Bacterial RNase P class A from a bacterium, 365 nucleotides, folded computationally. It matches the Rfam family "Bacterial RNase P class A". About the family: Ribonuclease P (RNase P) is a ubiquitous endoribonuclease, found in archaea, bacteria and eukarya as well as chloroplasts and mitochondria. Gene Ontology terms of the family: tRNA processing, ribonuclease P activity and dimeric ribonuclease P complex.
RNA sequence: UGAGCAGGACAGACGAUCGCGGGUGCCUUUAGGGUGCCUGAGGAAAGUCCGAGCUCCACGAGGCAGGGUGCUGGGUAACGCCCAGUGGAAGCGAUUCCAAGGAAAGUGCCACAGAAAAAAUACCGCCUAAGCCGCUCGCGCGGCCGGUAAGGGUGAAAAGGUGAGGUAAGAGCUCACCAGUACCGCCGGUGACGGUGGUAGCUUGGUAAACCCCACUCGGCGCAAGACCGAAUAGGAGAGAAGAAGACGCCUCGCUUCGCUUGACUCUCGGGUUGGUCGCACGAAAUGUCGGGCAACCGGCAUUCCAGAUAAAUGGUCGUCACCCCUCACGGGGAACAGAACUCGGCUUACGGCCUGCUCAUCGC
Repeated sequence: UGAGCAGGACAGACGAUCGCGGGUGCCUUUAGGGUGCCUGAGGAAAGUCCGAGCUCCACGAGGCAGGGUGCUGGGUAACGCCCAGUGGAAGCGAUUCCAAGGAAAGUGCCACAGAAAAAAUACCGCCUAAGCCGCUCGCGCGGCCGGUAAGGGUGAAAAGGUGAGGUAAGAGCUCACCAGUACCGCCGGUGACGGUGGUAGCUUGGUAAACCCCACUCGGCGCAAGACCGAAUAGGAGAGAAGAAGACGCCUCGCUUCGCUUGACUCUCGGGUUGGUCGCACGAAAUGUCGGGCAACCGGCAUUCCAGAUAAAUGGUCGUCACCCCUCACGGGGAACAGAACUCGGCUUACGGCCUGCUCAUCGC
């Protein structure tokens, strides 16, 4: 200097003037209104992918089915999230990612190529020992039958690897070393797992982001929830089991057993209200600091109140300064993604410049 990786904060400030929403004090006031003070859109408010708080649905325990998660240990209200680690993969590296339980319980699938794709094979080869036939004086040659999977080829993947012995030729056939697997230990670790020793020639893929098996776990709808006031219509119409046997219900579109329970019912047709108030923001809250912890995070103390609209406020103008780029200067240009509507914890996506640490390459000293 360039290219990367990880993280952090910001995403304008001040003044004047005009105009809005909320809270609150005072003054007025029929309803109205005036005035002082305080406050008013994010780090993603987006997506609606997860989890909860809160509200309502009378209440329960099992089983089958269905859904979700899937290494270990922590964190959290909880999670499919976060932290730390283990194993694996990518990268020179900083670092990042994982749909990370089980393939010897079973069933599937692996195109094409190839002889053959899993208790799977003989296309080209190698041998012709043993046996049979023919030829030859003989050596031997040819054929049949037979043996082989070491060599070659195909493929993403083809019956562990290297070396030696052995064989008719070969092959873990045998041996040495190595790798894997199974069993039995030892050491370290809470654990996932890591290291290491012995025995055994035991050595026949992959895929569960296929069905499946295993472990854990699982009410539903949602602030347009729900509550109240006011007003209006048609204190509408019809159908249905039963009198404790049984039916509805007990909240996954479900099924079922036990238990509980009694109009909390079920179904069909139709009518009215489309007004107002509450819910509505004090919260698993924020900031600072101390302590514990590798960390996520937890606890103590202190301080603070920081939107609540309802066809939808949070703004407009002017000036000065700050930031970035160009210029010797004057000066000029730029400033991303993007607007709350029940709240919060996450994840994912969009995006401007700045700062900090780390990695790699090149050059110079």